[in-house]
The prediction has a mean pLDDT of 81. A computed fold for a 72-nucleotide RNA from Hanseniaspora menglaensis, annotated as transfer RNA. Its Rfam family is "tRNA". Rfam links the family to the GO term triplet codon-amino acid adaptor activity. It is annotated as a transfer RNA.
């Protein structure tokens, strides 16, 4: 110094340009129990940043931030 991948709730993780961005764990709240697990309902949470293309971007470009593999 070079090529490639990776970045989505608090954590894991789906989502090949179009509806309200999954799903499961935790958190919270009811309900089941004499309490408590457990089980069942629901409720809250997320697109690493900028900038372009496009009617339209979490997806595509390009510049960056951080990890990670190779090669030199």
């Nucleotide at each position: 110094g070079g090529u490639c991948u990776a970045u989505u709730a608090g954590u894991g993780u789906a989502g090949u340009g179009g509806u309200u961005a999954u799903c499961a764990c935790u958190u919270u709240c009811g309900g089941u129990u004499c309490u408590g697990a457990u089980c069942c309902g629901a409720a809250c949470a997320a697109c690493c940043g900028g900038a372009g293309u496009u009617c339209g971007a979490a997806u595509c470009u390009c510049c960056g931030a951080u990890g990670g593999a190779c090669c030199u």